[in-house]
Context: one part of a larger RNA
RNA sequence: ACCGGCGAGUUACGUUAACAAGCGAGGUUAAGCAGGAGAUGCGGAGCCGUAGCGAAAGCGAGUCUGAAUAGGGCGAAUAGUUUGUUGAUGUAGACCCGAAACCCGGUGAUCUACCCAUGGUCAGGUUGAAGCUGAGGUAAGACUCAGUGGAGGACCGAACCGACCUCUGUUGAAAAAGGGGCGGAUGAACUGUGGGUAGGGGUGAAAUGCCAAUCGAACCGGGAGAUAGCUGGUUCUCCCCGAAAUAGCUUUAGGGCUAGCCUCAUCUGUUUAUUUAUGGUGGUAGAGCACUGUUUGGCCUAGGGGCCCUAUCAGGUUACCGAAGCUUCACAAACUACGAAUGCUAUAAAUUUAGAAGAUGGGAGUCAGACUGUGGGGGAUAAGCUUCAUAGUCAAAAGGGAAACAGCCCAGACCGACGGUUAAGGUCCCAAAGUGUGUGCUAAGUGGGAAAGGAUGUAGGAUUGCAUAGACAACUAGGAUGUUGGCUUAGAAGCAGCCACCAUUCAAAGAGUUCGUAAUAGAUCACUAGUCGAGUGAUCCUGCGCCGAAGAUGUAACGGGGCUCAAGCACACCACCGAAGCCUCGGCUUUCCAGGUAACUGGAAGGGGUAGGGGAGCGUUGCAUACGGGUAGAAGCUGUACUGUAAGGAGCAGUGGACUGUAUGGAAGUGAGAAUGCCGGU
Numbered sequence: 001a002c003c004g005g006c007g008a009g010u011u012a013c014g015u016u017a018a019c020a021a022g023c024g025a026g027g028u029u030a031a032g033c034a035g036g037a038g039a040u041g042c043g044g045a046g047c048c049g050u051a052g053c054g055a056a057a058g059c060g061a062g063u064c065u066g067a068a069u070a071g072g073g074c075g076a077a078u079a080g081u082u083u084g085u086u087g088a089u090g091u092a093g094a095c096c097c098g099a100a101a102c103c104c105g106g107u108g109a110u111c112u113a114c115c116c117a118u119g120g121u122c123a124g125g126u127u128g129a130a131g132c133u134g135a136g137g138u139a140a141g142a143c144u145c146a147g148u149g150g151a152g153g154a155c156c157g158a159a160c161c162g163a164c165c166u167c168u169g170u171u172g173a174a175a176a177a178g179g180g181g182c183g184g185a186u187g188a189a190c191u192g193u194g195g196g197u198a199g200g201g202g203u204g205a206a207a208u209g210c211c212a213a214u215c216g217a218a219c220c221g222g223g224a225g226a227u228a229g230c231u232g233g234u235u236c237u238c239c240c241c242g243a244a245a246u247a248g249c250u251u252u253a254g255g256g257c258u259a260g261c262c263u264c265a266u267c268u269g270u271u272u273a274u275u276u277a278u279g280g281u282g283g284u285a286g287a288g289c290a291c292u293g294u295u296u297g298g299c300c301u302a303g304g305g306g307c308c309c310u311a312u313c314a315g316g317u318u319a320c321c322g323a324a325g326c327u328u329c330a331c332a333a334a335c336u337a338c339g340a341a342u343g344c345u346a347u348a349a350a351u352u353u354a355g356a357a358g359a360u361g362g363g364a365g366u367c368a369g370a371c372u373g374u375g376g377g378g379g380a381u382a383a384g385c386u387u388c389a390u391a392g393u394c395a396a397a398a399g400g401g402a403a404a405c406a407g408c409c410c411a412g413a414c415c416g417a418c419g420g421u422u423a424a425g426g427u428c429c430c431a432a433a434g435u436g437u438g439u440g441c442u443a444a445g446u447g448g449g450a451a452a453g454g455a456u457g458u459a460g461g462a463u464u465g466c467a468u469a470g471a472c473a474a475c476u477a478g479g480a481u482g483u484u485g486g487c488u489u490a491g492a493a494g495c496a497g498c499c500a501c502c503a504u505u506c507a508a509a510g511a512g513u514u515c516g517u518a519a520u521a522g523a524u525c526a527c528u529a530g531u532c533g534a535g536u537g538a539u540c541c542u543g544c545g546c547c548g549a550a551g552a553u554g555u556a557a558c559g560g561g562g563c564u565c566a567a568g569c570a571c572a573c574c575a576c577c578g579a580a581g582c583c584u585c586g587g588c589u590u591u592c593c594a595g596g597u598a599a600c601u602g603g604a605a606g607g608g609g610u611a612g613g614g615g616a617g618c619g620u621u622g623c624a625u626a627c628g629g630g631u632a633g634a635a636g637c638u639g640u641a642c643u644g645u646a647a648g649g650a651g652c653a654g655u656g657g658a659c660u661g662u663a664u665g666g667a668a669g670u671g672a673g674a675a676u677g678c679c680g681g682u
Base pairs, nucleotide, nucleotide: 001682002681003680004679005678006677011092012091013090014089015088016087017086018085019084020083021082022081023080026048027047028046032042033041034040052059053058062074063073064072065071095233096232098230102223103222104221105220106219107218113197114196115195116194117193118192119191120190121189122187124156125155126154127152131148132147133146134145135144136143160184161183162182164181165180166179167178168177199215201211202210203209208217236617237616238615239614240613241612246259247258248257249256250255260366261365262363263362264361265360266359267358268357270354271356273351274350275349276348277347278346279345280344281343286338287336288335292332293331294330297327298326299325303321304320305318306317307316308315369394370393371392372391373390374389375388376387377386378385399410400409401408414587415586416585417584419583420582421581425577426576427575428561429560430559434574436573437572438571439570440569441568447563453547454546457544458543459542460541461540462539463538464537465536466535474531475530476529477528478527480504481503482502485499486498487497510525514523515522588607589606590605591604592603593602594601595600618671620668621667623665624664625663626662627661628660629659636655637654638653639652640651642649643648
């Protein structure tokens, strides 16, 4: 891992509701006795109901409060009760498995920690303390030297004890080892044997270490099925309906309670919903600036500052600041003299009869929501961010589209059909359907990713200048004179800078547009004529394009191929494809209506579904009753093309070798794929 078996809402006693049955102003017995461990009979103690109100005394169809014959509260104008079944709930382990822990009583110091008693062990080598002896030395000493001596938590190093490094091992040879190095090795050394200390405890040269491979509190048994607001699991089928992820409260926040939303039963019978009309409600969007605040420019001006004048008065002036006022441009969630659309609400009518609405009662689940559009708050007018409101989808929804893609677009799957028709989206090929029609646009593969900004891209529109009295472009020629204007300056001559910007000749020519020179010079432009012969400039608006444009495995920013009067974009039109939508045909089923005793017939509307509610069934094992099958072959097993809407049920053949089925009822150890389930096998 697979296969097989086992494996989870039970039982008792109460309560409550529905259903069934009995009796009914009543209903019913309990223990016990008899009886077959019965049925049943006896047993009326007791319980529930038949009267309530009040704290009570108490009164009573009333009573309490109260001064009350007032008002008000609770009652009265009848239906209960017993048993059974089912749902739920309470108390019990209460659907099953699962803690870490807590407590009680014991068992452990054969491991290990420390202690007590008594024993044992330490190759070999080295160093050479004190002391002693001798010699020297001294007044005597001290002291020095030599020898002797053999001290030391001394040195080197086996046994022994340890465990610093590394390699191997790491489903090991081994639940801590092996190899190579390493530390101590006469000591606080190592070790044998016997004994002691025990769990809120011991022991500890102290690491929370050790106390039998277990230690922040050992192990074994018991309380014990501890508790688990937590995780996991919870076994056959079909039919009908179908949620929630919100509010309030919560030592509450991943739990609960009540309400909301679902379901079932009974009752009411259009009360519901939608639209329209009319009335009401309100201060949002927008707008506005009278109010509260913010705010641009101007006028005017109290006051202040500067300057002048002056005696401390007074006065004058000001391109200073400036309240208020007037005017003007604006802004506001906590501004409003205005003010929608939606919304909410009342009445009326119409439409609709919807798994509408409402009431009472039984049963729930839900309290982590997600994204998208819209309106806001928070954030950075960030987030697949967060938090509200509102709508949708997902959740609990399959199908078609978006290449793929819970939350987007279309659309809600009862079953069958080699029928039809559409939605979104598509129609060159992959790939169902147009290489469709008409008119334009785009040249960028734009389409098929992006901004500020930039540009004689291109198409359309508007306004305007110049132009056959010849424009624009190009070419030819001119572009002069006073004058080198004045100033400045070393110089300044059109062209560093400042001021002025006249006049003349002319077809025209600036006291000069740019380059240039030290300054001149030179080139060039404006302007003019000629050549040429028809358009040429400027500004604005719009469509589609261009640049701006760098990323990490591989083209990789159309799904791909590929596409250019498109297979791109815009507008208009026709046709077609396209889903489980809709229609057609057949079938199943639910609810309601009509007919019918019923079976059933006809009609209408339905049948996606998680949590969850309700309904109807299949199968397994005992039991009761009735009827069957079986050695001429039961059960079980294997195979199989039959049958039922499903759980399932037959037939036949083989195997097997002794039991077993059908109908009705009744009772459960009643259904397995999941629990890192348990046991066995392979």

Overview
The part of an RNA shown here (large-subunit ribosomal RNA, domain II) has 682 nucleotides and comes from Candidatus Avidehalobacter sp. RNAcentral holds the full RNA, with entries from ENA. Its mean pLDDT, the model's own confidence on a scale to 100, is 87.